Context: one part of a larger RNA
RNA sequence: CUGCGUUGAAGGAACUCGGCAAAUUGCACGCGUAACUUCGGAAGAAGCGUGACCCUUUGAUACGCAAGUAUCGGAGGGUGGCACAGACCAGGGGGUAGCGACUGUUUAUCAAAAACACAGGGCUCUGCGAAGUCUUUAAGACGACGUAUAGGGUCUGACGCCUGCCCGGUGCUGGAAGGUUAAGAGGAGAUGUGCAAGCAUUGAAUCGAAGCCCCAGUAAACGGCGGCCGUAACUAUAACGGUCCUAAGGUAGCGAAAUUCCUUGUCGGGUAAGUUCCGACCUGCACGAAUGGCGUAACGACUUCCCCGCUGUCUCCAACGCAGACUCA
Numbered sequence: 001c002u003g004c005g006u007u008g009a010a011g012g013a014a015c016u017c018g019g020c021a022a023a024u025u026g027c028a029c030g031c032g033u034a035a036c037u038u039c040g041g042a043a044g045a046a047g048c049g050u051g052a053c054c055c056u057u058u059g060a061u062a063c064g065c066a067a068g069u070a071u072c073g074g075a076g077g078g079u080g081g082c083a084c085a086g087a088c089c090a091g092g093g094g095g096u097a098g099c100g101a102c103u104g105u106u107u108a109u110c111a112a113a114a115a116c117a118c119a120g121g122g123c124u125c126u127g128c129g130a131a132g133u134c135u136u137u138a139a140g141a142c143g144a145c146g147u148a149u150a151g152g153g154u155c156u157g158a159c160g161c162c163u164g165c166c167c168g169g170u171g172c173u174g175g176a177a178g179g180u181u182a183a184g185a186g187g188a189g190a191u192g193u194g195c196a197a198g199c200a201u202u203g204a205a206u207c208g209a210a211g212c213c214c215c216a217g218u219a220a221a222c223g224g225c226g227g228c229c230g231u232a233a234c235u236a237u238a239a240c241g242g243u244c245c246u247a248a249g250g251u252a253g254c255g256a257a258a259u260u261c262c263u264u265g266u267c268g269g270g271u272a273a274g275u276u277c278c279g280a281c282c283u284g285c286a287c288g289a290a291u292g293g294c295g296u297a298a299c300g301a302c303u304u305c306c307c308c309g310c311u312g313u314c315u316c317c318a319a320c321g322c323a324g325a326c327u328c329a
Stems, first nucleotide, its partner, number of pairs: 001324008010315002014313001019310001027051005036041001038158001052079012080084001092308004097303002099300002104116002120156007132142003159295004164225003169222002171218005178213003184207002189202005226244005253287001254284001265281005
């Protein structure tokens, strides 16, 4: 000096990306326990006290004929120690916000999460030799020894309040008309050859399916949801008006947000001092309603910020133990 431990004056997070690591707490009984809440919880919330041993006295239960034995208590008095749940074992706690409802699942071997799943919700397909799937086109099998309260696909993701406008594009569904149209049908004609019959070649109208065009519907289908100018008796702003464009111009709710570039926006709170945090404002570069919107008790080895306790994380290091390194033999 390194690793693993033990202890530490005064201070107590000043360390650091961050209390990482360590320390604190830890058991039983009694008392006591907030906001919020889906009334179940939150909760072991938080917080406070007692605990060894000896003596006296007293109760209950079990067993026993009884004497008594065993266990669990109540009351009073005393003794010793630094320490009485004496070693070991054995929750630190509280507040705020984000995300995900929850228990669960996951990158065997750098990611456990806000990702996946989930109960619940919607749309859609499927009437049974079902749809869908596997299989050389077949036989066969699964679906299912099921039958629309069933099965498949897809999106969302408990619960509460809700889920606005647009069908122009793409998709899907429907549509006895019309347009286009393949093979095929059809044969007016034309050509070659032949004396001719014929044979061969070519061939216009016309008829002719699906698809596409066309006409509708459909957004919890893929998706989309404007610009400019003016206007109120200070100023500012614009309920209001004009105009252009669109299929329709973003409703409710939320908003510098896991989304805000400018930006450490501005104001308030917390600190002596706060690019983080919390509460607001709205000028949303570029939120927004099942690619769900906004809330939400409980839950989380998740993420952010603050406080109490605690400490060698630190000011600032020191000593000791064990094992190495190192020096000498």
The part of an RNA shown here (large-subunit ribosomal RNA, domain IV) has 329 nucleotides and comes from Martelella lutilitoris. The coordinates come from a structure-prediction model, not an experiment, and the mean pLDDT is 88. The RNAcentral record of the full RNA draws on ENA.